The part of an RNA shown here (small-subunit ribosomal RNA, 5' domain) has 508 nucleotides and comes from an uncultured Planctomycetota bacterium. The RNAcentral record of the full RNA draws on ENA, Greengenes and SILVA. Model confidence (mean pLDDT): 83 of 100. It matches the Rfam family "Bacterial small subunit ribosomal RNA".
Context: one part of a larger RNA
RNA sequence: GAACGAACGCUGGCGGCGUGGAUAAGACAUGCAAGUCGAACGAUCAUUGUCGGGUAGCAAUAUUCGGCAGUGGAAGUGGCGAAAGGGGCAGUAAGGCAUGGGUAACCUACCCUGGGGUGGGGCAUAGCUAUUCUAACGAAUAGGUAAUUCCCCGCGUUGUAGCGUGGCGGCAUCGCCGUGCUACGAAAGAUUUAUCGCCUCGGGAGGGGCCCAUGUGAUAUUAGCUAGUUGGUGAGGUAACGGCUCACCAAGGCGGAGAUGUCUAGCGGGUGUGAGAGCACGACCCGCGCCACUGGCACUGAGACACUGGCCAGACACCUACGGGUGGCUGCAGUCGAGGAUCUUCGUCAAUGGGCGAAAGCCUGAACGAGCGACGCCGCGUGAGCGAUGAAGGCCUUCGGGUUGUAAAGCUCUUUAGGGGGGGAGAAAAACUGAUCUAUCCCCAAAAUAAGCUCGGGCUAAGUUCGUGCCAGCAGCCGCGGUAAGACGAACCGAGCAAACGUUAUUC
Numbered sequence: 001g002a003a004c005g006a007a008c009g010c011u012g013g014c015g016g017c018g019u020g021g022a023u024a025a026g027a028c029a030u031g032c033a034a035g036u037c038g039a040a041c042g043a044u045c046a047u048u049g050u051c052g053g054g055u056a057g058c059a060a061u062a063u064u065c066g067g068c069a070g071u072g073g074a075a076g077u078g079g080c081g082a083a084a085g086g087g088g089c090a091g092u093a094a095g096g097c098a099u100g101g102g103u104a105a106c107c108u109a110c111c112c113u114g115g116g117g118u119g120g121g122g123c124a125u126a127g128c129u130a131u132u133c134u135a136a137c138g139a140a141u142a143g144g145u146a147a148u149u150c151c152c153c154g155c156g157u158u159g160u161a162g163c164g165u166g167g168c169g170g171c172a173u174c175g176c177c178g179u180g181c182u183a184c185g186a187a188a189g190a191u192u193u194a195u196c197g198c199c200u201c202g203g204g205a206g207g208g209g210c211c212c213a214u215g216u217g218a219u220a221u222u223a224g225c226u227a228g229u230u231g232g233u234g235a236g237g238u239a240a241c242g243g244c245u246c247a248c249c250a251a252g253g254c255g256g257a258g259a260u261g262u263c264u265a266g267c268g269g270g271u272g273u274g275a276g277a278g279c280a281c282g283a284c285c286c287g288c289g290c291c292a293c294u295g296g297c298a299c300u301g302a303g304a305c306a307c308u309g310g311c312c313a314g315a316c317a318c319c320u321a322c323g324g325g326u327g328g329c330u331g332c333a334g335u336c337g338a339g340g341a342u343c344u345u346c347g348u349c350a351a352u353g354g355g356c357g358a359a360a361g362c363c364u365g366a367a368c369g370a371g372c373g374a375c376g377c378c379g380c381g382u383g384a385g386c387g388a389u390g391a392a393g394g395c396c397u398u399c400g401g402g403u404u405g406u407a408a409a410g411c412u413c414u415u416u417a418g419g420g421g422g423g424g425a426g427a428a429a430a431a432c433u434g435a436u437c438u439a440u441c442c443c444c445a446a447a448a449u450a451a452g453c454u455c456g457g458g459c460u461a462a463g464u465u466c467g468u469g470c471c472a473g474c475a476g477c478c479g480c481g482g483u484a485a486g487a488c489g490a491a492c493c494g495a496g497c498a499a500a501c502g503u504u505a506u507u508c
Base pairs, nucleotide, nucleotide: 001508002507003506006504007503008502009501013380014379015378016377017376018375019373020372026336027335028334030333031332032331035080036079037078040077041076044073045072046071047070048069049068050067051066052065053064054063055062056061087291088290089289096216097215098214099213100212101211102210103209106208107207108206111204112203113202114201115200116199117198119153120152121151122150128143129142130141131140132139133138159184160183161182162181163180164179165178166177167176168175169174189196190195217263218262219261224254225253226252229251230250231249232248233247234246235245236244266288267287268286269285270281271280272279273278293314294313295312296311297310316327317326318325319324344370346369347368348367352366353364354363355362356361383413384412385411386410393404394403395402396401417449419444420443421442422441423440426437427436452497453496454495455494456493457478458477459476463492464491465490466489467488473480474479
């Protein structure tokens, strides 16, 4: 000098764009953050219309029961979603990341595309009804019902597996194409008749799993480490290769090019600085990984060993009728705590995107906006012109004067920002839809509402007087202060920067 997720002191007008829990991955009150589909299903409630019957009434009408049609709702079965989006960086020095490859060892719901198909039957169960237990959370027994729930049979070229055969290819196991035999394997309906679905097989896109090479901290004041350890055979398991797991056999494997141990740390794109080489860092944004009170486990599913799913154990907290239960903000706000230190318990789904739905639509603390903080960068303003009897006051003085200083006053003018009022494109792609924001235009009033901070011995731009007297104090370094201090304190004057200016911490 530059930089910063900064903090502190003094001061503080406005706007735009960014940014804001770095410490205790400490504990959390409260609200919200994942639902949706009645065009999959049964039953039910409310309500509207209509038809028929009963009762009261002369009638209008009221009421009740049943049918049909419509609308709306809580719960339940079923489907899809909940594995995304959002948060954090604890762990991890290699199950990670980066770059480049491999998979002839693999998977893929929704989406796109091509071929084929959708026949028949059955058993349940929730809801519901009845009974019972419980303080609560909840639970048990009996009866009985539906489906795009579940199960069985039939067909099934293509598909999968095995055994043959012909061709092509490769990388040893083998892969691809054609062909023969055997075995196995499907389906679901809804509807407003427009469609939307269902099953199977191929291809694609996008997404993943696994493997390899190279690179990716400190420490030798850590030198030896390793029994599923290294390899083989066989089996199991997986979507898939593999000690991944197991039985048996062999005795291997790693290491001074640093194994093993210990400490530290998420990695990269990038960021800061620097002429560069390098050094330091990894906030915000993007990609990948990991975590979800702590430890472990599996279930469901195309996908999880699953942040707002489940089970077990533990710590903590809450409720309890003492028998037993309930919970997990490292989501958005917010609270306590620790700290030098980091915000609103806001608005809207208008836009972009996501889930469900045929759609209307519903949900969405993702997102878009607003609020708070000079935390940062950038822009604007705090007036402009004229104005010497160089006014008064202050300070200095050689007492002549000098300086503050065209500065003020005064005269003329302007109205940005701010204030008041009115219009207004755009963010909104045919129509419709704006939470919020607003370019810009017009009118009104008045210089009105808006300047500080640090420094003045040298480095380093800018000096005089008074006070103090090695005291009080200053200080980044050199150093100032012991009676004439340009270095302390004050005043005046000056210098620098300016809505900031200084200090501190850290990096180059």